[in-house]
């Protein structure tokens, strides 16, 4: 110098004017001063929690969800750090990653065969059968043997070699590979070029049913709660105490005694819930990390037709995806660039 | 803001344990008629909204996206 790989910051700056909103103070009640005003994703609403309301939500059936392993967390389908498998010379980066020796289904179409399988081509033909031949021995491919070679296939029942044999085949064997069992080593998940047993039995799918193992009541701020205004407190229709309703699919349990649906009526007003929180910096401390704890500080939108903007000049690196709406913590998905630190590989020079 | 659905042919809509998509109209083409329409015959027509994964294989399963559609409030 060039490629790249991880982790983190910023997210157009200053200035002038001219609106907008919450607070908070004055006010002659017109308005004036102060001071705070979007994101790293506020977004999809995909997970978890809080918060409220139904029983401070119990039991059991059904569903639904996650899925190596350990360890954080308020809690997770998220994070850390390990284990395995895969990618990459490598820094690293990916993984819905449990059970297919409980069952059950599924595989189209090719093919001879698709689940403890198969002789289509194809070798063989030792034995037995036929035919030549004086023996010896040759033909034949009839019975029949063979899963080694082609071939079809997403997938055809361990690879290499050597022996072996009529031809072959874990049939023997060596080497790998693989199952079980045992030590070792790790909290585990697993790992071993440690032992011993076994010719191999156990193909593939569980983002099919299923099994096993954890979890998981339901509904969501248009929940809730208070005050106010108005109208017909009307009509249908279902079940009324072994019965109805309380949100949730059933039952059971608990509560409460009319109460649900659906026509029809009437209001679309304030308050509240509203932001101090699993909160922001900075610091020490424990850990390998995520992350706890213990201390100083700050207080940093809260609208409700819904504020956070326009215009001008200036400078550069010419500004990108978007904008709260009861809160956090994930995780996805959109994004113009910049800059910071760690690290890898190639090339060169010293 | 919150909570449900859906997307397949020009247009309505079917499609279950994953095996190469189908009806109906419309449209084209032949016959029928002097001609039309009715009617009969034939034949075309599909990235199953997009992209990824799982699996030999996906409209069907998963997951991310896009677009489109419903429903919600208090009071007697």
């Nucleotide at each position: 110098g060039g490629a790249g790989c991880c982790g983190g910051u910023c997210a157009g700056g200053c200035a002038g004017u001219c609106g907008c909103u919450g607070c908070a103070c004055c006010u002659u009640c017109g308005g004036g001063u102060g001071u705070g005003g979007a994101g790293g994703a506020a977004a999809g609403u995909c997970c978890g929690g809080g918060c409220u309301c139904c029983a401070c939500a119990g039991g059991g059936c059904a569903g639904g969800g996650u899925g190596c392993c350990a360890g954080g967390u308020a809690a997770c389908g998220c994070c850390u750090g390990g284990g395995c498998g895969g990618c990459g010379c490598g820094a690293g980066c990916c993984g819905a990653c449990g059970g297919a020796a409980a069952g059950u289904g599924c595989a189209a179409c090719a093919g001879a065969g698709a689940g403890c399988a198969g002789a289509c081509c194809g070798c063989c033909g030792a034995u037995g059968g036929c035919c030549c031949g004086u023996c010896a021995g040759g033909g034949u491919a009839c019975a029949g043997g063979c899963a080694a070679g082609g071939g079809u296939g997403a997938a055809a029942g361990g690879g290499u070699g050597c022996g072996g044999u009529a031809a072959g085949a874990g049939c023997g064997c060596a080497c790998c590979g693989c199952g079980c069992g045992g030590g070792u080593g790790g909290c585990a998940a697993c790992a071993c070029g440690c032992c011993g047993c076994g010719g191999c039995a156990c193909g593939g799918u569980a983002a099919a049913c299923c099994c096993c193992a954890c979890c998981c009541g339901g509904a969501g701020c248009a929940a809730g709660g208070c005050c106010g205004a108005a109208u017909a407190g009307g009509g249908a229709c279902g079940c009324u105490a072994u019965g109805g309703u309380g949100u949730g699919g059933c039952c059971c349990g608990c509560a409460c005694c009319g109460c649900g649906u659906c026509c029809g009526g009437g209001u679309a007003g304030g308050c509240u819930g509203c932001u101090u929180g699993a909160g922001g910096u900075c610091g020490g401390c424990a850990g390998a990390g995520a992350u706890g704890c213990c201390g100083a500080u700050c207080c940093c939108a809260g609208a409700u037709g819904a504020a956070u903007g326009g215009c001008u000049g200036u400078c550069c690196a010419c500004g990108a995806c978007a904008g709260a709406a009861c809160c956090c913590g994930g995780c996805u998905u959109a994004u113009c660039g910049a800059c910071c630190g760690g690290c890898u590989c190639c090339u060169g020079a010293u | 803001g919150c909570c449900g659905g859906a997307a397949u042919a020009g247009c309505u809509c079917a499609g279950u344990c994953g095996g190469u998509a189908g009806a109906g109209c419309a449209g084209c083409u032949c016959a029928u008629u002097c001609g039309u329409a009715a009617u009969g015959a034939g034949a075309a027509g599909g990235u199953c909204g997009u992209a990824g994964g799982u699996u030999c294989g996906a409209u069907u399963c998963c997951u991310a996206u896009u677009u489109c559609c419903g429903g919600c409030a208090c009071c007697a």

Predicted 3D model of RNase P RNA and transfer RNA as a complex of 426 nucleotides. The prediction has a mean pLDDT of 83. Rfam match: Bacterial RNase P class A. It is annotated as a ribozyme. Rfam links the family to the GO terms ribonuclease P activity, tRNA processing and dimeric ribonuclease P complex.